Notes:
A computed fold for a 1409-nucleotide RNA from an uncultured bacterium, annotated as small-subunit ribosomal RNA. The coordinates come from a structure-prediction model, not an experiment, and the mean pLDDT is 85.
RNA sequence: AGCGAACGCUGGCGGCAGGCCUAACACAUGCAAGUCGAGCGGGCACCUUCGGGUGUCAGCGGCAGACGGGUGAGUAACACGUGGGAACGUGCCCUUUGGUUCGGGACAACUCCGGGAAACUGGAGCUAAUACCGGAUAAGCCCCUCGGGGGAAAGAUUUAUCGCCAAAGGAUCGGCCCGCGUCUGAUUAGCUUGUUGGUGAGGUAACGGCUCACCAAGGCGACGAUCGGUAGCUGGUCUGAGAGGAUGAUCAGCCACACUGGGACUGAGACACGGCCCAGACUCCUACGGGAGGCAGCAGUGGGGAAUAUUGGACAAUGGGCGCAAGCCUGAUCCAGCCAUGCCGCGUGAGUGAUGAAGGCCCUAGGGUUGUAAAGCUCUUUUAGCGGGGAAGAUAAUGACGGUACCCGCAGAAUAAGCCCCGGCUAACUUCGUGCCAGCAGCCGCGGUAAUACGAAGGGGGCUAGCGUUGCUCGGAAUCACUGGGCGUAAAGGGCGCGUAGGCGGCCAUUCAAGUCGGGGGUGAAAGCCCAGGGCUCAACCCUGGAAUUGCCUUCGAUACUGUUUGGCUAGAGACCGGAAGAGGUUAGUGGAACUGCGAGUGUAGAGGUGAAAUUCGUAGAUAUUCGCAAGAACACCAGUGGCGAAGGCGGCUAACUGGUCCGGUUCUGACGCUGAGGCGCGAAAGCGUGGGGAGCAAACAGGAUUAGAUACCCUGGUAGUCCACGCCGUAAACGAUGAAUGCUAGCCGUUGGCAGGCUUGCCUGUCAGUGGCGCAGCUAACGCUUUAAGCAUUCCGCCUGGGGAGUACGGUCGCAAGAUUAAAACUCAAAGGAAUUGACGGGGGCCCGCACAAGCGGUGGAGCAUGUGGUUUAAUUCGAAGCAACGCGCAGAACCUUACCAACCUUUGACAUGUCCAGUAUGGGGACCAGAGAUGGACCCCUUCAGUUCGGCUGGCUGGAACACAGGUGCUGCAUGGCUGUCGUCAGCUCGUGUCGUGAGAUGUUGGGUUAAGUCCCGCAACGAGCGCAACCCUCGCCUCUAGUUGCCAUCAUUCAGUUGGGCACUCUAGGGAGACAAACCCUCUUUGAGGGUGGGAAGGUGGGGAUGACGUCAAGUCAGGAUGGCCCUUACGGCCUGGGCUGCACACGUACUACAAUGCCCGGUACAGAGGGAAGCAAUACCGCGAGGUGGAGCAAAUCCUCAAAACCGGGCCCAGUUCAGAUUGUAGUCUGCAACUCGACUACAUGAAGUUGGAAUCGCUAGUAAUGGCGCAUCAGCUACGGCGCCGUGAAUACGUUCCCGGGCCUUGUACACACCGCCCGUCACGUCAUGAAAGCCGGUUUCGCCCGAAGUGCGUUUGCCAACCAGCAAUGGAGGCGGCGCCCUAAGGUGAGGCUGGUGAUUGG
Repeated sequence: AGCGAACGCUGGCGGCAGGCCUAACACAUGCAAGUCGAGCGGGCACCUUCGGGUGUCAGCGGCAGACGGGUGAGUAACACGUGGGAACGUGCCCUUUGGUUCGGGACAACUCCGGGAAACUGGAGCUAAUACCGGAUAAGCCCCUCGGGGGAAAGAUUUAUCGCCAAAGGAUCGGCCCGCGUCUGAUUAGCUUGUUGGUGAGGUAACGGCUCACCAAGGCGACGAUCGGUAGCUGGUCUGAGAGGAUGAUCAGCCACACUGGGACUGAGACACGGCCCAGACUCCUACGGGAGGCAGCAGUGGGGAAUAUUGGACAAUGGGCGCAAGCCUGAUCCAGCCAUGCCGCGUGAGUGAUGAAGGCCCUAGGGUUGUAAAGCUCUUUUAGCGGGGAAGAUAAUGACGGUACCCGCAGAAUAAGCCCCGGCUAACUUCGUGCCAGCAGCCGCGGUAAUACGAAGGGGGCUAGCGUUGCUCGGAAUCACUGGGCGUAAAGGGCGCGUAGGCGGCCAUUCAAGUCGGGGGUGAAAGCCCAGGGCUCAACCCUGGAAUUGCCUUCGAUACUGUUUGGCUAGAGACCGGAAGAGGUUAGUGGAACUGCGAGUGUAGAGGUGAAAUUCGUAGAUAUUCGCAAGAACACCAGUGGCGAAGGCGGCUAACUGGUCCGGUUCUGACGCUGAGGCGCGAAAGCGUGGGGAGCAAACAGGAUUAGAUACCCUGGUAGUCCACGCCGUAAACGAUGAAUGCUAGCCGUUGGCAGGCUUGCCUGUCAGUGGCGCAGCUAACGCUUUAAGCAUUCCGCCUGGGGAGUACGGUCGCAAGAUUAAAACUCAAAGGAAUUGACGGGGGCCCGCACAAGCGGUGGAGCAUGUGGUUUAAUUCGAAGCAACGCGCAGAACCUUACCAACCUUUGACAUGUCCAGUAUGGGGACCAGAGAUGGACCCCUUCAGUUCGGCUGGCUGGAACACAGGUGCUGCAUGGCUGUCGUCAGCUCGUGUCGUGAGAUGUUGGGUUAAGUCCCGCAACGAGCGCAACCCUCGCCUCUAGUUGCCAUCAUUCAGUUGGGCACUCUAGGGAGACAAACCCUCUUUGAGGGUGGGAAGGUGGGGAUGACGUCAAGUCAGGAUGGCCCUUACGGCCUGGGCUGCACACGUACUACAAUGCCCGGUACAGAGGGAAGCAAUACCGCGAGGUGGAGCAAAUCCUCAAAACCGGGCCCAGUUCAGAUUGUAGUCUGCAACUCGACUACAUGAAGUUGGAAUCGCUAGUAAUGGCGCAUCAGCUACGGCGCCGUGAAUACGUUCCCGGGCCUUGUACACACCGCCCGUCACGUCAUGAAAGCCGGUUUCGCCCGAAGUGCGUUUGCCAACCAGCAAUGGAGGCGGCGCCCUAAGGUGAGGCUGGUGAUUGG
């Protein structure tokens, strides 16, 4: 794009078309083929002038029922299409010629008598003809032995015609023959006996094996016979640019069929749709004896089906039959009816109309949109309706359609819009509902709480009396490729050769004209398509003309090319001569090394084997070693991208036989060539058969190990086999994954075998044939190939057409078998695959780094306790965090509060915000009372009294009350979010612009060589630059210096108990500013640079130490409970208030800490030295009390001024290795402090008690220097405290690092990849269960077909006939003859029966993949 469509929703009118695609299923009923009285006799009715006439009916007769109409079952065929042909027929029609004569006998109707239920029928009698028969005649006709013989007719009627017979010709129609074309299967390869041909005969309208007899043995077939499947063919139709592909409704041509099968009759024509006979199935009638029927004609019915119409009108037109005609008949036809089935046309109104109405929808609440849309105003009347007129179609009459088309008038916007879609493809977007549900879906795919994809709505897009869906065809699909594809790796080159058919084929002439090209003629039906013109108001539709119909036939011509003929040539190919190399092949012989075995000697305890072992061998003497013998197999070095061969393949040496190749010569032949379907041969390894052989090796097998297992890898043994002969098999990643042949198209560098040349004699140059590497053009999807093509061309062969199923099943062929070869389908998936790219990953590689390992020090894991978590419990034990990167985390502090949880009580515009109204005044603070657990409710007292003001309870504020908007929610979603944070990781990376390369993804830069802590820097480079990161800039510590000296300091001078004071700022210190370090200097190394190593100087030296600082990104990482926030949810509750409880519960498990287990310790005593902080509801000194926690009291201090301030260390003494003078849990008693309150549930003190624990399994953590370890101090939170936590501070103060193999993490380069959610990936097989399709299967049931035999209806033919018979003949007649009917027989033969097969379908326990 299309449709004979169907289904869903919807539906106003008209025109033109179309309408059982399925059951060639079965059919009720009516109609569809009759007509002629001018062929004939008669019946009946009417009329009659009684002569007869008119009408009608059955019959005899004539013509027509072979056309018209239907259907597509069969048919793969001369059936159809196209173009030819010769041996034919032809009613009606036309033309022409000649006839149309004389007789005869019947049969229907009718009458009578019968049979039968009926259908129908028997007998007798009468009768006509254009019915039938005979004779005559014969121009022409037919036959012929060429003498001859044979054969015709019909009349009707009154005036003219129509008929009849014979013959010839024509026209028309038909029969027959031939060339070419016409689906599919080779898993159908051979078919055929009237078969092929001949002779003769028969038969036919006619040729012919059409039939028969005889003879011959042919005929067809890979150019696809035969067989199977499917199918009416064509003009055309649909599609397509075309070539093609699909199709064969309507219309037209042909064919075939008429319930199924067979058969003939009649006839001009049939083997006959509405004729006959027979058989069969089915239906109907029946008196059971017997009969009737054939809608694939028009309507119609049932049935089938997704589905296809009225039991209509008329012969008015066109056409047909009959007839002289009038006319009759005509379901052909013309019309009407039904159906949106299709095509075409028209309408459902037009103009105006902005407060952009109302309503709807959305909303950022402003508005937007529906939308000039509506309403309103003005106007029109197509269509529909009503009324009136009214055709053409008809040529004189006749009009079914039809009072139709058309015209006029009237009223009135009046009678008339839907369907699909809106994620992309693909034009058109929002809201709500739903929540991987319901659903959508053509493909991709939507839906798991914000769905433009589901459903609804609003809006929009498209088409429009239709719109969607489904089905089918073509297109897109160059996706079977003729036009117009491919085969190295995507599917695809046969394992290799020889060669048949076939295809293709060198140079020069010549012949013919088959192919080819051109001109002419015939045909290519009409319709259709196309063009032009015309007719319906237009269009659809119709009419006229043209063009086209790409084809076939025929004729004339051309001859370049292909082909044919003939002649020649040598460039292809082959032969000859002379050389050459070689693991080419076959056979026979022969050699040494090694292994193994055997014998002997020496010799002693192990050997062997492995990652380590064991099995194994060995004191009966192994292994080792020496000598000898035997046997089998294989041939080290040479040895080489070296050689040979067609491939498989070929390797010691010698000989014999033998194939091919190369080079040189240019002697011969003269296209002898290339390819090659089938065919034939060769063909690794393994395997098979028979017979040998068997040293080593070694499937199977055994044992030992390994392992979770180990039917493996490793080890010890070991049989087939490996070897030989003969015969099979016929496959391999049989690979260059690259068929063979020929020609052409840059080079450079090796190497093998020849030949030639040059000379400097061992090199160079050239050339032919091989064999390799690199590479230009070109090709390729890329990778890559590149004179050895995967380039440019030609020829021939083989092969491919998504993945799986499957190289499988079935069938065939081959094989001893194993199996090979040929080779599907059902079903299933939306991919499978190639090459390359970026990542990620690897028990891949290279380089490098990190407390990563190693080297060390100290811990954790064991104990007790603290704390967090899990689990469990509970009314609640609120919630979150979950490997590293949750677990002393949110929590820098849960007794109440906090608090979010639970129980109980109470409250509802609310504890809090804004707005409205009313009332009141303000208000705020305090005290004590009653009820209650408290919230709350009630009552009382005291103090204090707001601001502005236009002076009005006017405004603001506050309190109380009311209603409603709303408040409120630690309710959900961190997977809707912002923000913030963790982590890789302070790792060195992550990118961009321009340029260049690539079809592209992308690459380059960023890789490479060095170097660095560093993508740090340098060099090189198709890159050149730049950004975010690194570094630096910032803070702090370390040296110096300047400035400034109070609360700091004190060298000097005084002074004091005391830097206490005077004094001084030199020093320390404080806090501001500078300086300093940059690989700067020197030496060395590398590459010049840059960097590295060393040295000096320096407080500090190679980023000086520490901090802050965290690239692009990853983990849907964490957080809705810090706060913010979309959506959802609750609203007398999921909100609010309050009391009590809980977050602290405890069999357990884990994480993180603390304290220990002791002597480098503990206890007692003495005694020294910090830093950084904090302090007013605070820090608190001296002093006093208490054993102590603490208390009393309060100087000083808003702080360099006052307060808080060390411990370890050090000195002295004790303890003496014990569960202790270690350790301190637990418990008892008594206290202190905070607080409204320490019961659940605080800390601390004293006394008493004195548990586990004696250095911790597997495992695991931190740390590289002022670090680890160890010691104390301070702070935040805070009434107090669970702090042993966190954040800081200073004191004392180590050990070790060979090094980068390994573990973990990371960076760069490279490599492989079937991964991309990226190795926590992907993915294979068994098993279990269920489902689907299919193969096998003892069989069972069908279909179709072949062959043999039996039976054999009807019927033609032939034969026969003792039955019967009007025409003709003979006869006076009887009767006979001829002929016919009937009977019988024979041949053929449908259906049927029977037996044996072939093909095919269904089903089948079980079973396979």